[in-house]
């Protein structure tokens, strides 16, 4: 020099003019002070907050599963081990509980873990899986001993599995040594630990207007020691029980005394019928920033200092002039992904174009 790998940053300022929202002050003429991001995006996750509610309990479903750390938490974040793939590398991507829980591999193939085709071997009954064929997979790999021929049958050294002891490491594990013949792959389902109440700012809480105190259907409308309780119905928190909690049961008629029937009060339902306008929630947050301590890092303590949109068919602009960055024929053109809607921390996704730090590869000058 070049091409890469990984973390990080900006990704637009500045003046002047006119518009727009919020707040605070006003001599009501107005001045002053703020105003859209790293993702506001997708609604994936996790919570703060609010209702069910005074608030449990089980099953069923969901999630997640090396080891430490961090974090309000989170299926997230730091750091790190093992095992497979990629890639000269720097680096990247996937996985991770359950020696030997269950269960399925279609087709090909004798046969898919309690095998037996061709083939070897034979005392012809039968052994046998070393060689070979099918398969995505054939029962650990070479090697040697043994065998009738063969096999981990044995043995040696290897690989993987489990256990034990020494060293290092918080640990997951590595290294070393010794045992044990313990030894197929894939998916899938099942156990076990943990965590998880649902619904959402369109949650929620006021106020004001306003109609229809009206039809119609079905359910229920018990005792009793009496104002209590039990038992019945019905409702309310998510899918079901259980619990818990609220609410009903009053009057009166004919009787062919029946669980008629009308009527009150509770539920559930259809039809129909008014309002849909305001106030809040609404921004002071597990907040930003800068210093100094600790940590490998995420992060953590400490100390000062700032208050940073709160709109509600929906504000944050518009126009002129210069700055800056890119490219060009120097006239000129370009300036990425995109826009707050309760709020915060994360994930995943978009992004022209520049810059900084570290590593790595190549190539060649000096």
């Nucleotide at each position: 020099a070049c091409a890469g790998c990984a973390a990080g940053c900006c990704g637009g300022c500045c003046u002047g003019u006119c518009g727009c929202c919020u707040g605070u002050c006003u001599c009501c003429g107005g001045a002053c002070a703020g105003g859209a991001g790293g993702a506001a995006a997708g609604u994936c996750c996790g919570g703060a907050c609010a209702a069910c509610a005074c608030a449990g309990a089980g099953c069923a479903c969901u999630g997640c599963a090396c080891u430490u750390c961090u974090u309000a938490a989170c299926g997230g974040g730091a750091a790190g081990a093992u095992g497979g793939c990629c890639g000269u590398g720097a680096g990247g991507u996937c996985a991770u509980g359950u020696a030997a829980g269950u269960g399925u591999a279609a087709c090909a193939g004798a046969g898919a873990a309690u095998a037996a085709c061709c083939g070897c071997c034979u005392u012809c009954g039968g052994g046998u899986a070393a060689g070979g064929g099918u398969g995505a997979a054939a029962a650990g790999g070479u090697g040697g001993g043994g065998u009738a021929a063969g096999a981990g049958c044995c043995c040696a050294c290897c690989g993987g599995u489990u256990c034990c002891g020494g060293u290092g490491g918080u640990a997951a594990c590595a290294u070393c040594g010794g045992a044990a013949g313990c030894c197929g792959u894939a998916c899938a389902c099942g156990c076990u630990g943990c965590a998880g109440g649902u619904u959402g700012c369109a949650a929620g809480a006021c106020c004001a207007u306003g109609u229809a105190u009206a039809u119609c259907g079905c359910g229920g409308u018990a005792c009793u020691u009496u104002u209590g309780g039990u038992a019945c119905g019905g409702g309310g928190u998510g899918g079901c029980u259980c619990g818990c909690u609220c609410c009903g049961g009053u009057u009166c008629c004919c009787u062919u005394u029946g669980u008629g029937g009308a009527u009150g009060c509770c539920g559930c339902g259809a039809a129909g019928g008014g309002u849909a306008g305001g106030u809040u929630g609404c921004u002071a947050a597990a907040g930003g920033c800068u210093g100094c301590a600790g940590g490998u890092g995420a992060c953590u303590g400490u100390a000062g200092c700032c208050g940073c949109a709160g709109a509600u068919c929906a504000a944050u602009g518009a126009c002129a002039g210069g700055c800056c960055c890119u490219u060009u024929u120097u006239u000129a053109a370009g300036g990425a992904c995109a826009g707050a809607a309760u709020c915060c921390g994360g994930c995943u996704u978009a992004c022209a174009g520049g810059c900084u730090u570290g590593c790595u590869g190549u190539u060649u000058u000096u």